Context: one part of a larger RNA
RNA sequence: GCCUACGAGUUACCGUUUCUGGCAAGGGUAAUUGGUUCAGCCAAGGAUCCGUAGCGAAAGCGAGUCUUAACAGGGCGUUUUAGUCAGUAUCGGUAGACGCGAAACCGAGUGAUCUACCCAUGGGCAGGUUGAAGUUAAGGUAACACUUGAUGGAGGACCGAACCGUUUGACGUUGAAAAGUCUUCGGAUGACCUGUGGGUAGGGGUGAAAGGCCAAUCAAACUCGGAAAUAGCUCGUACUCCCCGAAAUGCAUUUAGGUGCAGCGUUAUAUACAGUUAAUUAUAGGUAGAGCUACUGAUUGGAUGCGGGGGUUUCACCACCUACCAAUUCCUGACAAACUCCGAAUGGUAAUUAAUGAUAAAUAACAGUGAGGGCAUGGGUGCUAAGGUCCAUGUCCGAGAGGGAAAGAACCCGGACCAUCAUCUAAGGUCCCAAAAUGUAAGCUAAGUUGAAGAAACGCGGUUAUUCUGCCUAGACAGCUAGGAUGUUGGCUUGGAAGCAGCCAUUCAUUUAAAGAGUGCGUAACAGCUCACUAGUCGAGCGGUAUAGCAUGGAUAAUAAUCGGGCAUCAAGCAUACUACCGAAGAUAUGGAUUUAUCAAAAGAGAUAAGUGGUAGGGGAGCAUUCUAAUUUGGUAGAAUGGAUAUUGUGAGAUAUCCUGGACGAAUUAGAAAAGAAAAUGUAGGC
Repeated sequence: GCCUACGAGUUACCGUUUCUGGCAAGGGUAAUUGGUUCAGCCAAGGAUCCGUAGCGAAAGCGAGUCUUAACAGGGCGUUUUAGUCAGUAUCGGUAGACGCGAAACCGAGUGAUCUACCCAUGGGCAGGUUGAAGUUAAGGUAACACUUGAUGGAGGACCGAACCGUUUGACGUUGAAAAGUCUUCGGAUGACCUGUGGGUAGGGGUGAAAGGCCAAUCAAACUCGGAAAUAGCUCGUACUCCCCGAAAUGCAUUUAGGUGCAGCGUUAUAUACAGUUAAUUAUAGGUAGAGCUACUGAUUGGAUGCGGGGGUUUCACCACCUACCAAUUCCUGACAAACUCCGAAUGGUAAUUAAUGAUAAAUAACAGUGAGGGCAUGGGUGCUAAGGUCCAUGUCCGAGAGGGAAAGAACCCGGACCAUCAUCUAAGGUCCCAAAAUGUAAGCUAAGUUGAAGAAACGCGGUUAUUCUGCCUAGACAGCUAGGAUGUUGGCUUGGAAGCAGCCAUUCAUUUAAAGAGUGCGUAACAGCUCACUAGUCGAGCGGUAUAGCAUGGAUAAUAAUCGGGCAUCAAGCAUACUACCGAAGAUAUGGAUUUAUCAAAAGAGAUAAGUGGUAGGGGAGCAUUCUAAUUUGGUAGAAUGGAUAUUGUGAGAUAUCCUGGACGAAUUAGAAAAGAAAAUGUAGGC
């Protein structure tokens, strides 16, 4: 992991409500007793209990009563009749109370054969090294001291086996081993190691102290018991079909992943002009916007300049000056969630009318929910950040399948009762993958821009269209040929300044077709080249401005790229108009099932209308299993069981036939449950 078996809302009592039945202003017995054909039988038993009357704390009174001085007022009642007993179903309470699951707590015991420490009594430590004290001999001293040689054999001394330990590395890690093996290493006469016997016990022991150890268990051992501890937590909770169908909000909470009440769901009941939508009329409001010499606050520039600062002067006061600050007022510009002289649209409320027709409200019973989420819009917060967070309104997902968006919970279309090799469409599409146009008309784009995510300031003689305007056959624009001169090197400045370092200016005049006291290179300064300007040649358009479209640069992300891919250029790209087609579980068609309402019917069969997505959850109807009772009935001419096939029912399932098997079963109507498994790291067995 698979298979098989087992495995979770039960039972007792009490209570509310539903339904069924008995009796009914009454209902009903309990214990107990008697009888008996001994059976969930018959009878007695009305004590207690519920109801028929309430009010008061009570005495008590009573259709009233209590309060009170009260006949007042007020409170609760009456004037309105249904209960009770039994069974049944849901739910609640008390019990283990749907099942499994703690860590823990308490009690009584069992453990020191492991290990910690202690007590008693035994045992063990190859070999080698060092050479303390002491002693002795010699030297030495007045005597000591001291020196040297020998002797001696001390030490938590040294090296190193056994023994004890376990520093390093590798292996091992379903191991050879629930702590080892190999290597290396520490101690090895000591606070050493060790045998045997004994002692200390669980909030206790023992501890050279690590919360270590106390039998592979230790921040409180193990065993049994209290005990099915408790678990607002996690997991699991078993057949079918039909109808309806939520919530993730408010308030409160030692409350925040729990719960109570309300909200939203279901079922039943008797009511009922309720509800919803639209129009009209009326009505409250201070949002969006707007405005501010209409307030409060904030505020641009200018005018005026109260007042202040600074300066001059003065002993001081005056006085004067000021491109400084600046009140008030005027002109001008402009801001506000906690500003408003103003002020919508939507939305709200009421009435009337119209449409719709139980969708509304109430009562009773049963719930679940009280972690929500995305998107759009209006806001707060945040960075006008977040797949952020907090509100409001709507929608969808949640609990919603289908088609589209390559792929995607919530984006677009659209709400799946079943069947069909029928039709029409939505969104979206129609070259191929891939259903349908290589569709029609007329443009743009050359960047593969683009082809369903995506970018700015700024740049650009890319290209298209449009606006306004200048020049032009009296010859434009571009090119080519030629000229581009003289006074003069203008004056000043300067080392120099001659068109061209710089300054000045009636930058003037002359000759001219035209030619600046000079547009740019250039020289030390000249020179030189060139431009403006002019003529000729040529022969028809050439410039400027503004706007719009599509392109273009700006353009950088982490494994190899790409429009989903192939590929596509008068597109299969972009923009415009039109036609046809494809396209869904939508709509339609045909057949069938089923629910509710109405009608009809009342045995069955019908008609019309509207429905039939669904989690939590509520309600309804059934299937199967085991047993009991009654009535039928099958079986050795083959029951149950197992296997296969066929038929049948919306389904749980049922039936038949053949084989297997070898003795018990089945149906109907009632009743009762140890009554349905795929999940619980479920339990046991097998493989």
Model confidence (mean pLDDT): 84 of 100. Predicted 3D model of a 687-nucleotide part of an RNA (large-subunit ribosomal RNA, domain II) from Holacanthella duospinosa. It matches the Rfam family "Bacterial large subunit ribosomal RNA". Its family is annotated with ribosome and structural constituent of ribosome in the Gene Ontology. Taxonomically the source falls in Holacanthella (Eukaryota, Opisthokonta, Bilateria, Poduroidea). RNAcentral holds the full RNA, with entries from SILVA.